A computed fold for an 86-nucleotide RNA from an uncultured Coriobacteriaceae bacterium, annotated as transfer RNA. Rfam family: tRNA. It is annotated as a transfer RNA.

């Protein structure tokens, strides 16, 4: 230099135009059980900003643009990681 795969909550990872801030697992928090713990089970758990705040709204899926009524998902450019070729 060329080709391909990938980048999504704290971590892993599915999702491939609307039901999606997003399954599932791990982790965290609370609870049940127990003498106590472990295991198991139940509930809950992304971040930031705003508001009339125990609720509601907005934005965010590597970054920036574009297409579309609507984008994590399609297109373009760039960044990063991995693999192969030279």
């Nucleotide at each position: 230099g060329g080709a391909g795969a990938g980048g999504u909550g704290g971590c892993a990872g599915a999702g491939c135009g609307g039901c999606c801030g997003a399954a599932u697992g791990c982790g965290g928090c609370g609870g049940u059980c127990u003498c106590g713990a472990a295991a198991a089970c139940c509930g809950u758990u992304u971040a930031c900003c705003c508001c009339u705040u125990u609720g509601g709204g907005g934005u965010a899926c590597g970054a920036g643009g574009g297409u579309u009524c609507g984008a994590a998902u399609c297109c373009c450019u760039c960044c990063c990681u991995c693999u192969c070729c030279g």